[in-house]
RNA sequence: UCAAACAACAGGCAAACCUGGUGAAAGCCGGGGACGCAAAGCCACCGAUCUAAGGGGAUAACCUAGGAUAGCGGGGCCGCCAAG
Numbered sequence: 001u002c003a004a005a006c007a008a009c010a011g012g013c014a015a016a017c018c019u020g021g022u023g024a025a026a027g028c029c030g031g032g033g034a035c036g037c038a039a040a041g042c043c044a045c046c047g048a049u050c051u052a053a054g055g056g057g058a059u060a061a062c063c064u065a066g067g068a069u070a071g072c073g074g075g076g077c078c079g080c081c082a083a084g
Stems, first nucleotide, its partner, number of pairs: 002084001012037002017032006035071001041077003045074003048069003054064003
């Protein structure tokens, strides 16, 4: 440098749950905690899903994303160790 995530090593992240905060909610953030993860690093571009404050609707049902999920799939960007 190439290829790759099949060996080893180093290091990394952290589900549920508990707890403090935040938010209309979904959810997110801090602390504890580990179910798992080779991109469980970053980006809502495409699909999917969740929520529905505001808006629509008849006060209702219901509809709606500029909200959310990157640990739902695809795609894009970047990257540690390192057998070969």